[in-house]
RNA sequence: UUGAUAAGGGCAAACUCAGUAAAAGCUGAGGACGCAAAGCUACGGGUCUUCCACGAUAGGGUGAUGAUAGCCGGGAUACCAAU
Repeated sequence: UUGAUAAGGGCAAACUCAGUAAAAGCUGAGGACGCAAAGCUACGGGUCUUCCACGAUAGGGUGAUGAUAGCCGGGAUACCAAU
């Protein structure tokens, strides 16, 4: 630098159940769609949510400090193999 092959293995989408949260979501168990960083980090962009705030009194709107690393980029690291 790369992920063709091999071994030991690793993670776990949807969905179901339980817990938690205002929600998005998260956690645990089951379960595997996929993943060579699907391990870590909200720094930049995106996306989701709105307890609350603003505004308004009509349907609703705007705003993260919440969330997402399995949306993309950046950052610091790592197993095996090949070169």
This is a predicted structure of an 83-nucleotide RNA (c-di-GMP-I riboswitch aptamer) from Desulfosporosinus sp. Sb-LF. RNAcentral holds the sequence, with entries from Rfam. Model confidence (mean pLDDT): 86 of 100. Of the family's consensus pairs, 95% are formed in the model. Its Rfam family is "c-di-GMP-I riboswitch aptamer". Gene Ontology term of the family: cyclic-di-GMP binding. Lineage of the source: Bacteria > Bacillati > Eubacteriales > Desulfitobacteriaceae > Desulfosporosinus.